[in-house]
């Protein structure tokens, strides 16, 4: 140094080829139990990894930057 993969919640992931950013698990607060785990209802948590274009609108396209998988030299 060139070529790919990805980068969203505490952590694993989505977001239908541009239109209100969600889901399990975890975390709080009830209900259910003598009492605990299981089980159930609810809730709070997000500068979408940075800077900037383009557009009426960008997690989503376009540039640059860092990161990070994996491959060639």
């Nucleotide at each position: 140094g060139c070529c790919u993969u990805g980068g969203u919640a505490g952590c694993u992931c989505a977001a239908u080829u541009g239109g209100c950013a969600g889901a399990g698990c975890a975390c709080c607060c009830g209900c259910u139990u003598u009492g605990u785990a299981a089980g159930u209802g609810g809730g709070a948590g997000g500068u979408u990894a940075a800077a900037g274009g383009u557009u009426c609108a960008a997690g989503u396209c376009c540039u640059u930057u860092c990161c990070u998988u994996g491959g060639c030299u």
The RNA shown here (transfer RNA) has 73 nucleotides and comes from a Chloroflexota bacterium. The coordinates come from a structure-prediction model, not an experiment, and the mean pLDDT is 82. Lineage of the source: Bacteria > Bacillati > Chloroflexota. Rfam family: tRNA. Rfam describes the family as follows. Transfer RNA (tRNA) molecules are approximately 80 nucleotides in length. Rfam links the family to the GO term triplet codon-amino acid adaptor activity.